[in-house]
Predicted 3D model of a 325-nucleotide part of an RNA (large-subunit ribosomal RNA, domain IV) from Christensenella sp. MSJ-20. Rfam family: Bacterial large subunit ribosomal RNA.

Context: one part of a larger RNA
RNA sequence: CCCUUGUUAAGGAACUCGGCAAAAUGACCCCGUAACUUCGGGAAAAGGGGAGCCUCGAGAGAGGCCGCAGAGAAUAGGCCCAAGCGACUGUUUACCAAAAACACAGGUCUGUGCGAAGUUGAGAGACGAAGUAUACAGGCUGACGCCUGCCCAGUGCCGGAAGGUCAAGGGGAAGUGUUAGGAGCAAUCCGAAGCACGGAACUUAAGCCCCGGUGAACGGCGGCCGUAACUAUAACGGUCCUAAGGUAGCGAAAUUCCUUGUCGGGUAAGUUCCGACCCGCACGAAUGGCGUAACGAUUUGGGCACUGUCUCAACAAGGGACCCG
Numbered sequence: 001c002c003c004u005u006g007u008u009a010a011g012g013a014a015c016u017c018g019g020c021a022a023a024a025u026g027a028c029c030c031c032g033u034a035a036c037u038u039c040g041g042g043a044a045a046a047g048g049g050g051a052g053c054c055u056c057g058a059g060a061g062a063g064g065c066c067g068c069a070g071a072g073a074a075u076a077g078g079c080c081c082a083a084g085c086g087a088c089u090g091u092u093u094a095c096c097a098a099a100a101a102c103a104c105a106g107g108u109c110u111g112u113g114c115g116a117a118g119u120u121g122a123g124a125g126a127c128g129a130a131g132u133a134u135a136c137a138g139g140c141u142g143a144c145g146c147c148u149g150c151c152c153a154g155u156g157c158c159g160g161a162a163g164g165u166c167a168a169g170g171g172g173a174a175g176u177g178u179u180a181g182g183a184g185c186a187a188u189c190c191g192a193a194g195c196a197c198g199g200a201a202c203u204u205a206a207g208c209c210c211c212g213g214u215g216a217a218c219g220g221c222g223g224c225c226g227u228a229a230c231u232a233u234a235a236c237g238g239u240c241c242u243a244a245g246g247u248a249g250c251g252a253a254a255u256u257c258c259u260u261g262u263c264g265g266g267u268a269a270g271u272u273c274c275g276a277c278c279c280g281c282a283c284g285a286a287u288g289g290c291g292u293a294a295c296g297a298u299u300u301g302g303g304c305a306c307u308g309u310c311u312c313a314a315c316a317a318g319g320g321a322c323c324c325g
Base pairs, nucleotide, nucleotide: 001320002319003318004317005316006315007314008313010311011310014309019306028050029049030048031047036041038143052065053064054063055062056061066070078304079303080302081301082300083299084298085296086295090102091101106141107140108139109138110137111136112135118127119126120125144291145290146289147288149221150220151219154218155217156214157213158212159211160210163209164208165207169203170202175197176196177195178194181190182189183188222240223239224238225237226236249283250280261277262276263275264274265273
């Protein structure tokens, strides 16, 4: 000097990103216990008190005794207030992340009538299910409470079948090759049937175009200008564009750039925190919106208690380091 441990005057978070670590609390009995609440809870809330041994007594209890100390050692919740997120118990990155992520009961949409849909296999087949729509499969959301607005123009899906388009196939016209024959002095020309090539019209499904529907389908949800008897602001008006221009609720938010916005609270002092305001760069309604008791090794802010975290370090024990062997 390092590691592990113990104790510490006065102060008591001044430490620090942050009370990290440590300290403190602690079993049992009695008293007592708030907001809020889904009436179950919250709750061991919080906050107090008690305790050994001997004698007497049925007991309650009374009297007495010892120690610094009686749950005499050891094991044995720290608590409260406020906010975010997620309802909850669960699950997860075996070996840097346990969470606000996943799951969840509940909600909703879609598919599926049974040789079901779906999954798997090359197939037979198997699972689904020895089930049968109160079932099974898939998507989204995620207890509960109050709710879930507008847009079907685009994309998707569903329905429709009149018209347009449209493949193979069917169909087989024109045309072409060949030549018996005919014409011609000849070159050559014409040319039936057959054979061969060729391939027009016509016919023809789904799909697409088209016509409707559909958002708890993918998704989307405006701009400019003017206007009130101070000013400011604009209930009001005008205009352009759109499929429709963001409703309720919430809002500097796990979302706010400007920004440490502004005001209030808390502090002597607060870029964090809480309550408001609304100018939402760029919230918003099942990629759910807003609340919410309970719950959480969750995140944030504050307080009480407590302490070597610190002011500021000291001493001690054990183990190393170091020296000798």
Taxonomically the source falls in Christensenella (Bacteria, Bacillati, Bacillota, Christensenellaceae).